[in-house]
Context: one part of a larger RNA
RNA sequence: GCCAACGAGUUUAUGUGUGCUCCAAGUCUAACUCCGUUAAACGGAGGAAGGCAAAGUGAAAGCAAGGGUUAAUAGCCCGAUUAGGAGCGCGCGUAAGACCCGAAGCCAAGCGAGCUUACCAUAACCAGGAUGAACUUCGCAGAAAUGCGAGGGGAGGUCCGAACCAGUGAGCCGUGCAAUACUCUUGGAUGAGUUGUGGUAAGAAGAGAAAACCUAAACGAGCUUGGUAAUAGCUGGUUCUCCCCGAAAUAGCUUUAGGGCUAGCGUCCGCCAUCAUUAUUUUUUGGAGGUAGAGCACUAGAAGGAAUAUCUUGGAGUUUCUCCAGGUAUUCCUACUAAACUCCGAAUGCCAGAAAAUUUAGGCGGAUAGUAAGACUUCGAGGGCUAAGCUUCGAGGUCAUGAGGGAAACAGCCCAGAUCUUAAUCUAAGGUCCCUAAGAUGAGCUAAGUGUUUACAAGGAAGUGGGGUUCCUUUGAUAGUUAGGAGGUUAGCUUAGAAGCAGCUAUCCUUUAAAAAGUGCGUAAUAGCUUACUAACUAAGGGAUCCCGCGUCGAAGAUAUACGGGACUAAGCUCAGCACCGAAGAUAAGACUGAGUAUUCAAUUUAUUGAAUGCUCGGGGUAGGGGAGCGUUCAUAAUGCUGUGAAGUGGAAGGGUGACCAACCAUGGAGCGUUAUGAAGUGAGAAUAUUGGC
Numbered sequence: 001g002c003c004a005a006c007g008a009g010u011u012u013a014u015g016u017g018u019g020c021u022c023c024a025a026g027u028c029u030a031a032c033u034c035c036g037u038u039a040a041a042c043g044g045a046g047g048a049a050g051g052c053a054a055a056g057u058g059a060a061a062g063c064a065a066g067g068g069u070u071a072a073u074a075g076c077c078c079g080a081u082u083a084g085g086a087g088c089g090c091g092c093g094u095a096a097g098a099c100c101c102g103a104a105g106c107c108a109a110g111c112g113a114g115c116u117u118a119c120c121a122u123a124a125c126c127a128g129g130a131u132g133a134a135c136u137u138c139g140c141a142g143a144a145a146u147g148c149g150a151g152g153g154g155a156g157g158u159c160c161g162a163a164c165c166a167g168u169g170a171g172c173c174g175u176g177c178a179a180u181a182c183u184c185u186u187g188g189a190u191g192a193g194u195u196g197u198g199g200u201a202a203g204a205a206g207a208g209a210a211a212a213c214c215u216a217a218a219c220g221a222g223c224u225u226g227g228u229a230a231u232a233g234c235u236g237g238u239u240c241u242c243c244c245c246g247a248a249a250u251a252g253c254u255u256u257a258g259g260g261c262u263a264g265c266g267u268c269c270g271c272c273a274u275c276a277u278u279a280u281u282u283u284u285u286g287g288a289g290g291u292a293g294a295g296c297a298c299u300a301g302a303a304g305g306a307a308u309a310u311c312u313u314g315g316a317g318u319u320u321c322u323c324c325a326g327g328u329a330u331u332c333c334u335a336c337u338a339a340a341c342u343c344c345g346a347a348u349g350c351c352a353g354a355a356a357a358u359u360u361a362g363g364c365g366g367a368u369a370g371u372a373a374g375a376c377u378u379c380g381a382g383g384g385c386u387a388a389g390c391u392u393c394g395a396g397g398u399c400a401u402g403a404g405g406g407a408a409a410c411a412g413c414c415c416a417g418a419u420c421u422u423a424a425u426c427u428a429a430g431g432u433c434c435c436u437a438a439g440a441u442g443a444g445c446u447a448a449g450u451g452u453u454u455a456c457a458a459g460g461a462a463g464u465g466g467g468g469u470u471c472c473u474u475u476g477a478u479a480g481u482u483a484g485g486a487g488g489u490u491a492g493c494u495u496a497g498a499a500g501c502a503g504c505u506a507u508c509c510u511u512u513a514a515a516a517a518g519u520g521c522g523u524a525a526u527a528g529c530u531u532a533c534u535a536a537c538u539a540a541g542g543g544a545u546c547c548c549g550c551g552u553c554g555a556a557g558a559u560a561u562a563c564g565g566g567a568c569u570a571a572g573c574u575c576a577g578c579a580c581c582g583a584a585g586a587u588a589a590g591a592c593u594g595a596g597u598a599u600u601c602a603a604u605u606u607a608u609u610g611a612a613u614g615c616u617c618g619g620g621g622u623a624g625g626g627g628a629g630c631g632u633u634c635a636u637a638a639u640g641c642u643g644u645g646a647a648g649u650g651g652a653a654g655g656g657u658g659a660c661c662a663a664c665c666a667u668g669g670a671g672c673g674u675u676a677u678g679a680a681g682u683g684a685g686a687a688u689a690u691u692g693g694c
Stems, first nucleotide, its partner, number of pairs: 001694005011096013026052003032046005056063002066078004099237002102234001106227006117201009126191001128160003131156001135152007164188003169184003203219001205215002240629006250263005264371002266368007278361001279358009293344001294342002299338003303334009313325005374399010404415003419591004424587003430581003433566003439578001441576005451568002459553002463550010480537005486510003491505003516531001520529002592619013630683001632680010648667004654661002
């Protein structure tokens, strides 16, 4: 991992609702006793003790169809005009282990010091080498103390280093040789040393050269058993089918925020309403309002100008004054801003009336849930950076709980809501060259593979198409070609030089068809080339500017091109109309089923049930509610099958919407069905479930 088996809402008591049964102003017995029978059970009879109901009300005394409150005969609150009692089933609550499995833990009683810690008793062990304390002998010196020298001596938590003890660094191992080893290396090695045997000390206790270390391979409180099915607002799991309906992720409160309670939203039942003063939608009429917008009349801000008043602040001048610039305040004019401004003011939405439409879709009560982590998208806002697949609100949608078609793929986007069947028809979004179902036409644009995508700016550019305005032009434009482009003069200054052309100042005059005290290149400075300007030749358009369409550059991402691919010059973009394809949508035909309604028939408790046939409207669905069934084991009753072959097993015609049923064949070799009712250890794929097998 797979297979098989086993594996989770049970039982008792009680409350409440509902269905059925019995009795009924009553109803029911409990313990217990007797009888029958039996293994227990069970059945029958007795047993009203007692419970509930038949009267309420008040805190109570109490009073009583009334009672209480109160000074009150006022008012108010609770009552009275009959329906209950018991049993069984089912739903839910409460108390219990309470649907099942799961802690870490807490407490008690015991067992542990053969591991380890400390201690006690008694024993054992430490090769060899080095150093050389005290003390002391001798010699010398000295009065002596003492000093020096040479020997003896053998101290030390001394030194080096085996055994022994330890475990520093590295390697190795890391399903190991090993639940801590091995190899090399390393520390101590006469000491606070190491070791054997026996003993003492323990669970809030021991022991500890202290690390909360150790107390039998896991100790911030050992292990075993018990209390014990501890508790778990947490995680996981919770087993057959079909039919009907179908949510929530919000509010308030909460030692509350991943839990609850109440409300909201779901389901089921009953009652009321059932052409109504109900509900929803549309139209219309009438209302309240202060948002969007707009505005400046208030509040607040803010730009410019004018006038008036005032300040002396600066500057200038002709200085007891004038002019220029300026500040402050008020008024006026022009143009503005505002979530906490408003002289104004919508659209929607909301409330009410009327009409119409819609299968009463409504209201009340009861029972019973789940939900209270939401997500994206569009619009209106706050926070943030008008950042976020961000966050918090409001309004709608979808997903959640929704399949199908489109968007290449893609919960939340677009279209559209799947009862079932079909070689059927029509459409939606989106598409129609091939992959891939379906397309052609007309008029333009693009040359960039731009594009065929939702997706990039400021800015740059004789890309190209369209439009507007304007200037020059056969009195010859623009481009081109030929020729000229001069003189005063090398203007003055500056400078080594400055001659059109480093720089500064000025920028005149003359000859001319025209020619700058010079547009650019150039020289050390000249020179040289060129331009403006002019003439001739040629010949018909040329220039400037603005707007629009499509394109161009700007344009950098991490494996590899990046329209879904092929590919396309349309199969790209814009405009126009016409076809077609395209979904589980609509239609067509048939089938099943729910609700309502009508008719007919049948049954009986005569107001219900069932069947058939029509008509109308439905049948996506998680959590969840309701209904109807299938199957397993056992019991009771009836009725059957079976050695001419039961159950089980293998196959299997066929039947049923389904859970399932099943002829027949084989195997097997002794029990097993059907109908009705009842009772449950009643259905497995999931629980790191349990046991077994492979």
This is a predicted structure of a 694-nucleotide part of an RNA (large-subunit ribosomal RNA, domain II) from a Candidatus Nealsoniibacteriota bacterium. The RNAcentral record of the full RNA draws on ENA. Rfam family: Bacterial large subunit ribosomal RNA.